[in-house]
Molecule: Bacterial RNase P class A
Organism: Paracoccaceae bacterium
RNA sequence: GCGGAGGGCCGGACGGCCGCUUGGGCAGCUUCCCUGGGAGCGGCCUGGGAGGAAAGUCCGGACUCCAGGAAGCAACGGCGCCGGGUAACGCCCGGCCGGGGAGACCCGAGGGAAAGCGCCACAGAGAACAGACCGCUCCAAUCUCGGAGCAAGGGUGAAACGGUGGGGUAAGAGCCCACCGCGGGACGGGCGACCGGACCGGCACGGCAAGCCCCGCCGGGAGCAACGCCAAAUAGGGGCCGCAGAUGGGGGGCUUCCCCCCGGCGGCUUGGGUUGGCGGCUCGAGCCUGCCGGCAACGGCGGGCCCAGAUGAAUGGCCGUCGAACGGCGCGCGAGCGCCGGGAACAGAAUCCGGCUUACAGGCCCUCCGCGCAU
Numbered sequence: 001g002c003g004g005a006g007g008g009c010c011g012g013a014c015g016g017c018c019g020c021u022u023g024g025g026c027a028g029c030u031u032c033c034c035u036g037g038g039a040g041c042g043g044c045c046u047g048g049g050a051g052g053a054a055a056g057u058c059c060g061g062a063c064u065c066c067a068g069g070a071a072g073c074a075a076c077g078g079c080g081c082c083g084g085g086u087a088a089c090g091c092c093c094g095g096c097c098g099g100g101g102a103g104a105c106c107c108g109a110g111g112g113a114a115a116g117c118g119c120c121a122c123a124g125a126g127a128a129c130a131g132a133c134c135g136c137u138c139c140a141a142u143c144u145c146g147g148a149g150c151a152a153g154g155g156u157g158a159a160a161c162g163g164u165g166g167g168g169u170a171a172g173a174g175c176c177c178a179c180c181g182c183g184g185g186a187c188g189g190g191c192g193a194c195c196g197g198a199c200c201g202g203c204a205c206g207g208c209a210a211g212c213c214c215c216g217c218c219g220g221g222a223g224c225a226a227c228g229c230c231a232a233a234u235a236g237g238g239g240c241c242g243c244a245g246a247u248g249g250g251g252g253g254c255u256u257c258c259c260c261c262c263g264g265c266g267g268c269u270u271g272g273g274u275u276g277g278c279g280g281c282u283c284g285a286g287c288c289u290g291c292c293g294g295c296a297a298c299g300g301c302g303g304g305c306c307c308a309g310a311u312g313a314a315u316g317g318c319c320g321u322c323g324a325a326c327g328g329c330g331c332g333c334g335a336g337c338g339c340c341g342g343g344a345a346c347a348g349a350a351u352c353c354g355g356c357u358u359a360c361a362g363g364c365c366c367u368c369c370g371c372g373c374a375u
Base pairs, nucleotide, nucleotide: 001371002370003369004368005367006366007365008364009363010362012322013321014320015319016318017317018316020049021048022047023046024045025044026043028041029040030039031038032037033036051346055357056356058355059354060353061352062351063223064222065221066220076219077218078217079216080215081095082094083093084092085091096110097108098107099106100105111214112213116212117211118208119207120206133154134153135150136149137148138147139146162180163179164178165177166176167175181203182201183200184199187196188195189194227279228278229277230276237270238269239268240267241266242265243264248262249261250260251259252258286305287304288303289302290301291300292299293298326341327340328339329338330337331336
């Protein structure tokens, strides 16, 4: 330098002006109970305001209600190599075995097929207590026919009841032998999955459990529209009238002034909703950081921080500066460089957390493998 493997992080930046939503503080106004509070209104100051996936709603929990003495069993569903992590998991980490790759590394629904049942399409003679189509050998016959033996060779198939070589034989065959494979296995190693294995056995035991089943483990149901409180002339909205028009906000046109609209209280009236209003609601298996233990997932201790809570549903708009992708032109052997244009992927909380999966323009960092070149 080229090609590849694994992992982590970011995912437009800065400034100004004007808003929206929410927490706190300050002073004010209105109103209610009646002297200390409650509710509401706008103003000023100050703090916070989407994500790595907020998504799919696929697993696991917290929380709430319902049912139920506790526990167990049956049924049903899920999970399934071993050890560890965790609140828990079908998640994560480390390992084992099998498969793939030259390698870094990747993939595996990975318990049991010697408990039982079932299935094994097509082809093929035969598909699980094997079997004889073409063949081979012997006897008889000799023109084809018949009897006995064999399973080595051919053929079919995803799979044909060990493989190769030698001996043996009429031809053959674990019939016998050597090696490989297979089964058992004293003993040794490992927490374990599992690994090694003296020796023994001619070889018995095909595959499928994402078919029934067996074994072990887990699981009561519904979900924040859970659930609780408030209201049935009543919480909030519209219209009209009256009071106040003090303070505040917006607009007309820049200020004073004037006018209009919005926000307050009371009365009358009116139609609608039942997913009304308030709580639950966001401090939590929380985040950042240092040290220690551990290969790691993770755990422990110390210090610091408070970090969205909307509900016809806020998290935005305008302007300026800078800017990646991308497009064009030019230069360079090339990596690339210069100029002009351009203006940022996937996507947006809705009770909350731990995971998985899926979507994602582009960029940065670390470790490792192979090849080439230089030293």